[in-house]
C1' cells in the first nucleotide's frame, strides 16, 4: 500500500513510574478504571505464524531407480522401491524473529436464510426480535510490490 494468503468463541500477569481515562474509528449497547485507565520500563508467562523434528499420504523435475548403450556420460523411454523437492494431515519441540497476556475482534451496524411477534394486505410486503451463514472494517503473521 483499497495487494495476496492464513488465522481471529482457546491460552497467558506481577512489580515500578505515571495520574484519567480505556475497550481501533463513528454511532448505539455493555463493560473496565482512583482497590489506579492510557502510556513507558523491568520481570514473568501464553501461543506456535515464521523455524524445527517425526510419521503418514499425494504429486513432481534438473535428483533417484530401471531400460536403451560394448562400457561410462549425455540423450531418449519407463517407474514411484530408495534419495531429493513441494503440498496436505496428525503429533512433538521452543533457541531465535514477531505477536499476545479482561470480556468472541466485548456485542451490534451491511446482507442472506429460518423462526416468533406486529401492521397493511390478493400472492405478498414492511417493521421488530432471536438464531445461524456471509460480507465489510480491523488485528496478527507469512509473503508481494
Nucleotide at each position: 500500500c483499497g495487494c495476496u494468503c492464513a488465522u481471529c468463541c482457546a491460552g497467558a500477569g506481577g512489580g515500578g513510574c505515571a495520574g484519567a481515562g480505556g475497550g481501533a474509528a463513528a454511532c448505539g449497547g455493555c463493560c473496565c478504571g482512583u482497590u489506579g485507565a492510557a502510556g513507558c520500563c523491568c520481570c514473568g508467562g501464553c501461543a506456535a505464524c515464521c523455524c524445527u523434528c517425526c510419521a503418514g499420504u499425494c504429486g513432481g523435475u534438473u535428483a533417484c531407480u530401471c531400460g536403451u548403450c560394448c562400457u561410462c556420460c549425455a540423450g531418449c523411454g519407463a517407474g514411484g522401491c530408495u534419495c531429493c523437492c513441494g503440498g496436505c494431515u496428525a503429533g512433538g519441540g521452543a533457541a531465535g524473529g514477531u505477536g499476545c497476556c479482561a470480556a468472541a475482534u466485548c456485542c451490534g451496524u451491511c446482507u442472506c436464510a429460518u423462526g416468533g411477534c406486529g401492521a397493511a394486505a390478493a400472492a405478498u410486503u414492511c417493521g421488530u426480535c432471536a438464531u445461524g451463514g456471509g460480507a465489510a472494517a480491523g488485528a496478527u503473521g507469512a509473503g508481494g510490490a
A computed fold for a 145-nucleotide RNA, annotated as SAM riboswitch aptamer (S box leader). It matches the Rfam family "SAM riboswitch aptamer (S box leader)". Rfam's curators write: The SAM riboswitch is found upstream of a number of genes which code for proteins involved in methionine or cysteine biosynthesis in Gram-positive bacteria. Gene Ontology term of the family: regulation of gene expression. The model forms 97% of the base pairs in the Rfam consensus.